Molecule: transfer RNA
Organism: Paenibacillus bovis
RNA sequence: GACCUGUUAGCUCAGCGGGAGAGCACUAUCUUGACAGGGUAGGGGUCAGUGGUUCGAUCCCACUACAGGUCA
Repeated sequence: GACCUGUUAGCUCAGCGGGAGAGCACUAUCUUGACAGGGUAGGGGUCAGUGGUUCGAUCCCACUACAGGUCA
């Protein structure tokens, strides 16, 4: 330098054009003498960034950044 893959909640990850989700973690509450465990409810996201396509983008396209890899 060229190419490939990835970037979504605190963590690990789903989500192949129209509702942003799960598990764990966190908060409140019930249960207990207390803890653990369990039940119920709840909070938390500029979907890496910018621009484009589209009626509509986490999703498609281009570029940039970061991480990993292949080749030179």